[in-house]
RNA sequence: GGCCCAUUCGUCUAGUGGCUAGGACGGAGCGUUCUCAGCGCUUAAACAGGAGUUCGAUUCUCCUAUGGGCUA
Repeated sequence: GGCCCAUUCGUCUAGUGGCUAGGACGGAGCGUUCUCAGCGCUUAAACAGGAGUUCGAUUCUCCUAUGGGCUA
């Protein structure tokens, strides 16, 4: 240099065109408890950036960035 893959809440992850973007851990609040832990309920928090296709994009295409792999 060429080719391929990945990028979603703080972390791990689900999601093959119309979802309120779901779950677990972690965080916050409330309850339970003399207190803590545990448990229960509630709650905040995310689609790497840009462009394109489409009535509609986290999802398809291209470019960029970052990480990984194969190859000369």